[in-house]
c-di-GMP-I riboswitch aptamer from Fictibacillus arsenicus, 86 nucleotides, folded computationally.
The RNAcentral record of the sequence draws on Rfam and Ribocentre.
The coordinates come from a structure-prediction model, not an experiment, and the mean pLDDT is 76.
Its Rfam family is "c-di-GMP-I riboswitch aptamer". Rfam links the family to the GO term cyclic-di-GMP binding.
RNA sequence: AAAGGAUAAAGGCAAACCUAUGGAAACAUAGCGACGCAAAGCUAAAGGGGCUUCUGCACACCGUGUAAUGCCAGCCAGCUGCGAUC
Repeated sequence: AAAGGAUAAAGGCAAACCUAUGGAAACAUAGCGACGCAAAGCUAAAGGGGCUUCUGCACACCGUGUAAUGCCAGCCAGCUGCGAUC
C1' cells in the first nucleotide's frame, strides 16, 4: 500500500424497561441500564424502505381514509475510519 471482514478487542458505542424534559405524535435529549454492534461513526435538502399525522384534503362527522413539510442511520444504501490477520 492493497485485500477481505474473524475466531479477535486495549479502548469505544448502548436496545428494551424506568425517571425527567421537549413534542400533537412518531421520536429526541439527559440519567439509569446492557439487548446487541467491527463501523451501532457521518449522511434523511435529491437513492430505496419504514414510522407518525398538528395540519391540509376526501368521506360525512365523538370517526375513517389519505398526503410529510415531522421522524428513523440499531432496515438496506452511500461516504469516511479503527484494530487483529495475511